[in-house]
Context: one part of a larger RNA
Order: sequence, then C1' cells, then structure tokens
RNA sequence: UGACGGGGGCCCGCACAAGCGGAGGAACAUGUGGUUUAAUUCGAUGAUACGCGAGGAACCUUACCCGGGCUUAAAUGUAGGUUGCAUAAACUAGAGAUAGUUUUUUCUUCACAGACUACCUACAAGGUGCUGCAUGGUUGUCGUCAGCUCGUGCCGUGAGGUGUCGGGUUAAGUCCCAUAACGAGCGCAACCCCUGCUACCAGUUACCAGCAUGUAAUGAUGGGGACUCUGGUAGGACUGCCAUCGUAAGAUGAGAGGAAGGUGGGGGUGACGUCAAAUCAGCACGGCCCUUACGUCCGGGGCCACACACGUGUUACAAUGGCCGGUACAGAGGGCAGCUACAUAGCGAUAUGAUGCUAAUCUUUUAAAACCGGUCGUAGUUCGGAUAGGAGUCUGCAACUCGACUCCUUGAAGCUGGAUUCGCUAGUAAUCGCAUAUCAGCCAUGAUGCGGUGAAUACGUUCCCGGGCCUUGUACA
Repeated sequence: UGACGGGGGCCCGCACAAGCGGAGGAACAUGUGGUUUAAUUCGAUGAUACGCGAGGAACCUUACCCGGGCUUAAAUGUAGGUUGCAUAAACUAGAGAUAGUUUUUUCUUCACAGACUACCUACAAGGUGCUGCAUGGUUGUCGUCAGCUCGUGCCGUGAGGUGUCGGGUUAAGUCCCAUAACGAGCGCAACCCCUGCUACCAGUUACCAGCAUGUAAUGAUGGGGACUCUGGUAGGACUGCCAUCGUAAGAUGAGAGGAAGGUGGGGGUGACGUCAAAUCAGCACGGCCCUUACGUCCGGGGCCACACACGUGUUACAAUGGCCGGUACAGAGGGCAGCUACAUAGCGAUAUGAUGCUAAUCUUUUAAAACCGGUCGUAGUUCGGAUAGGAGUCUGCAACUCGACUCCUUGAAGCUGGAUUCGCUAGUAAUCGCAUAUCAGCCAUGAUGCGGUGAAUACGUUCCCGGGCCUUGUACA
C1' cells in the first nucleotide's frame, strides 16, 4: 500500500421487511447430468452452465456411427503435355455416390499460331483434428457500482503519501465550504433515440366538420385542408418563480403556473481493472498432428435412446370457473417461388375456382380477456386433459425410426403442493390475446417485440446477501 475480520462509524440496492404472484407435489414440453448405445457429434458447469451456442436436427444441416466409393482431390492459379470438347437427352448396372453404352458436339485464322474446354503430370490443397494455459477479435461478470488515474508542487531515506482527506450535499469523486496543494484525464451528468404537450409547414394511399351526389349499408364519389393521423421544423422544465431552513451547495411544500416538476418515463451508452472467466466449432491466427486419411462424396442410422436425478417452462387441480349463444374495442409487424378477399365443397384440418396488392391503397385481420343472456351446483364433475385406438388433411424425393394439424372415441395423474426458494415498487406485478425472425413443413409451451385489462405494499434499516467511503487490528501478500 492492499486484502481480510463472526472490528467500529456513515450510506445504498426488491438486500431484508410490508405485499402480490410463482417454483419445489402432478402430467407434458424442453435443456442438462447419469446410464445405455455401433453412434447417442462438440462446446457451456456456483453466482456469471442447464428453452445456453441452436433465430427451426425427417434427408440436407451434421461435425457422430455402419457400409460403399475417390486420392491434385470440392474450388482457384502457374508451368509442361495430350485433346476437341463441354453440355444435354435416353438406356443399363447399383442403396446411392458412381460406372458403362448410344445420340449430339468448339471458335478466330489461307496457314502458322492463338483463345476456350476436358484430361494427365508437377507445385501450391484440405482438416468442425489438439492447445482459449501461445493469441487477435468478441462476450459474460462485479456494475450503470462511483470509482480509477496523471502533470507540476509539497511531505517521506524509501516503498509511498498528499491531491481523492474533513464539514455539508447529491442518484453520482454531483456540487459547495474548508484545505500544501493547484490543475487535468478516463468514468458521472449532458449530448443521441423513443414516448408524453403545443405551434407552424406539408397533405396521399390516411382523415371527413361543413356543402353536394349516391347506396339496403360503407369516405363509395365530387370536393375539403377544419379534425384525427402521418413526418419535418421549432418551442417547452431550468429548483426558473413563491414560502421556510441554510454562509453556500442544496433541502422541504397536497405552493403557484403547467401536458409534464425536481434525472418526467423508457432505451442506447459499461471507466482502470477482476475471474490464466467463455469461445481455436462463427471468423482470423502461432505451434503441434493427419495426408489412398483425422481429407472428401454417397446410402442408411444417430444427435429424438430411458431405471433415474436436477434446472427452465406450459397446462391444470376449477364456480372471480367450464360450456353454449350474442356483441364491442388494439398496437406493432409481414407479404410476389408471397399475403390472399370472395364463392363453392367438406363437421373440420383443407381443397377447387377466382380477385386485389411489390402495399398508410390489397391482404394477413373475426384480437382475446371484458360485456349481455342461458346452463352446470362442489362431484375426480359438463373440472382436467395425458395416454391410446380408428379415420383423414398438408408440406416435402421421402413423415417407419422422427413432422404438424383435423375429426370420432378413450378420459390417466392432479382437490393448491415438505424443507426450502424465485420475481416484482406503477401503467409495474398479475392476467389476456396478437405479430415477427428462423422456416418447404415443424416437434414454438421457446425467443424477440406489440398492445388490452390492471392491483397490493414499503413502519423501517435490527437482521440475511451484495456494494461504496472513512477508520481500526493483523503472525497474510
């Protein structure tokens, strides 16, 4: 100087407390361990692995296993040599890769020569093989915590200290005062984006107040620039004003004004560093290793196994509910190998026809919970839907291993879950649906967004956990 203390002081955080809803019990989905297997490819492992890499494993992907092939190879270049093809079609063998047969088959030039194609030879290949403890780049975490340092000066033999401490204050090393320190940098804040208010400008595909036309009805039509909205430019919030306290910084106020009040709300933004943290399988790269194989092509299988253990979720156990009928209101996205109106057929998944839209125009698109009426009456039930049988639809060469969906039947466990444990402070939790990426299809109950309905509680900081500053002890570095 640090680190540590079941030392002290001050302070903060959904850290505790106060509340609300979960997990832990059930079934299923998914990931992991283990076991099994020819293979169940590999990585991630307290917090910081486990619906994670994977934002799509039937083939492909695919890296694994079994079997069958190739050896300058899948690609490209250089040099030398040979050739006239390459390609396409058909047939045969084969699981296919592949091999064979038949047909077809170059250009410029008089020529020499050249271009191009294919093959052979030589040189350069290839490797998801190892090492993340050789590395770059990227990322997690402490932590959006308020810290981490430097120049000059001063103090100390020196390591080092001071500044950065002290008194206040703040979300903040934020600011003020004091001061052997005076200044500065990286962080904080501001700047950026979205959202909340107003004005102006501009109106098509959006809108429709007033004036007309028209319909069973609809901005459907003429038209309008008012409103909503779209999207651009400005304004607006600064403790600015008032009162009280204070030297000041600032604090307090159910104060005024205001759409908004003290960082308005949300996001982006992550200091010096820590964990030899993660990744050689995204990519790049040093070294090592393989080279008729650890490279590469193909068929099939596996990654989906199942006594079991754990994590994350979904659905429930019901009446604040289930079922039936009626009826209302979003936002944000997507669309041409696409989204599809509408009509017809089917109980339905869907099929057939057909129309509009490269989209504020058409479509996806009836949002659901909510509301109104009816029914069920506390029961393993009109709860719950696992499992199983049958019949189908769709995608796709192909749904056996191993897809999703529909219909009929079947109707398991489960009556609120031990110890323990998780999230959340407001348009939040809880609850309800919608969309998108990936994608032929989909094992999505996941992820990422979007809106609808919409709470309870916080006395307080003694205690648990994590963190910051000062101080103290230490046989630790």

This is a predicted structure of a 477-nucleotide part of an RNA (small-subunit ribosomal RNA, 3' major domain) from an uncultured bacterium. The prediction has a mean pLDDT of 81. The full RNA is in RNAcentral, with records from ENA and SILVA. It matches the Rfam family "Bacterial small subunit ribosomal RNA".